[in-house]
RNA sequence: UCUGGAGAAAGGCAAACCCGCCGCGAGGCGGAGACGCAAAGCCACGGGCCUCUACCAGGAGAAGGUAGCCGGGCUGCCGAG
Numbered sequence: 001u002c003u004g005g006a007g008a009a010a011g012g013c014a015a016a017c018c019c020g021c022c023g024c025g026a027g028g029c030g031g032a033g034a035c036g037c038a039a040a041g042c043c044a045c046g047g048g049c050c051u052c053u054a055c056c057a058g059g060a061g062a063a064g065g066u067a068g069c070c071g072g073g074c075u076g077c078c079g080a081g
Stems, first nucleotide, its partner, number of pairs: 002081002005078001012037002018031005035068001041074003045071003048066003051062003055058001
C1' cells in the first nucleotide's frame, strides 16, 4: 500500500418504545434503553423516500429532512492475509 473481517482482544456507536426541549411537519437534540452496526464516523454531490409551501394537479420551489435506503467523496480503531 492492497485485500479482507475472526465465534480474538481493547474499545466505540445506538433502532424501537418512554421522558424533556425544539420544529407547522418530516424530524433534531438531551436522558433512558439496545434492534442492530466494521465506518451506524463526517459530507445532501447523484438517485430514492419523506415533509412543507403555492399552484395551472403533477410538475415546481425550500438556506427542508433522512448519512441506520443505495451510490460517491474525505477520514479512521484493532486483528488477519
Model confidence (mean pLDDT): 84 of 100. A computed fold for an 81-nucleotide RNA from an uncultured Rubrobacteraceae bacterium, annotated as c-di-GMP-I riboswitch aptamer. It was read from a public genome assembly, where an Rfam model found it.